This is a predicted structure of a 90-nucleotide RNA (Glycine riboswitch aptamer) from a Paracoccaceae bacterium. It was read from a public genome assembly, where an Rfam model found it. The organism belongs to Paracoccaceae, within Bacteria. The coordinates come from a structure-prediction model, not an experiment, and the mean pLDDT is 83.
RNA sequence: GGCGUCAGGAAGGGAGAAUCCGGGCCCGCCCCGGUGCCGAAGGAGCAACCGCCCCGGUAAACUCUCAGGCGAAAGGACCGACCUGGCGGC
Numbered sequence: 001g002g003c004g005u006c007a008g009g010a011a012g013g014g015a016g017a018a019u020c021c022g023g024g025c026c027c028g029c030c031c032c033g034g035u036g037c038c039g040a041a042g043g044a045g046c047a048a049c050c051g052c053c054c055c056g057g058u059a060a061a062c063u064c065u066c067a068g069g070c071g072a073a074a075g076g077a078c079c080g081a082c083c084u085g086g087c088g089g090c
Stems, first nucleotide, its partner, number of pairs: 001090001003088007012079002018035001020034005036070003042066001043064003049057003
């Protein structure tokens, strides 16, 4: 210097689902109640497998929807050019 890999940062990308019903009002994309719906913040649950085998440990983008969300905005798992560092070869 370059390649691979791990970690952190990071521009950017980033889905789904009622502008439903009733009422209120400052008539807004708002507020309250109801019903329906979504899953990719967070949360919860489980298999194989493992163990000291009664029982326990342990995963998700799977499942559940407590929470959150269902105009825009915001948020958003995840991906992430690029930057820095560690490790390993050339």